Order: sequence, then C1' cells, then structure tokens
RNA sequence: CUUAUCGAGAGUGGUGGAGGGAAAGGCCCUGCGAAGCCACAGCAACCGGCCCGGAUGGGUGUCAGGUGCUAAAUCCUGCCGAAUGGCGAAGAUGAG
Repeated sequence: CUUAUCGAGAGUGGUGGAGGGAAAGGCCCUGCGAAGCCACAGCAACCGGCCCGGAUGGGUGUCAGGUGCUAAAUCCUGCCGAAUGGCGAAGAUGAG
C1' cells in the first nucleotide's frame, strides 16, 4: 500500500506500585491495586490442519499449530435520514 473483518466470544494467580481505556474532547476503569512483565487458563475473527466434495470450492463441523484477543458497541464522537438505518474518517487485527 491492497483487501477482509470489527454490537458475538473469552481471566485468574504472581510480580509491580500509578496509571489505563490509540490521539483530542467526553465518559469510564483503577490503592477492594492501573500499565508493564511472568505463569497457567480461556476465546475462535483470519491463516493453517482435519472433514465434506471429482473439482473450482463448502460449512453455525472440528482441532487450537501461526497470529490475534480475553471491562464498557472499535466505550462514545463526523455526515445523511422523521426513524429502523445508511455512508465515511481514524484505528485495531488478519491475509497478501
């Protein structure tokens, strides 16, 4: 840079000792212990394995190997619409 997805799902312990939720504003979490690190556990979006199919391929099947993730809709935010909703920006993650 291209592309797909993002209202589903899943946390405990140790260490640490004041921050964290991308940025700004808001709102929230946090000494009943934040971030970071470690251990174990879990989730299943993408890739991969298995399965099905003669094949392009398929699925609310299955495994958990790679990556990722485990407060709140991507926590909320812009534009259009009377509204259900639609579109976008930025970001995150995967694949290339």
Molecule: SAM riboswitch aptamer (S box leader)
Organism: soil metagenome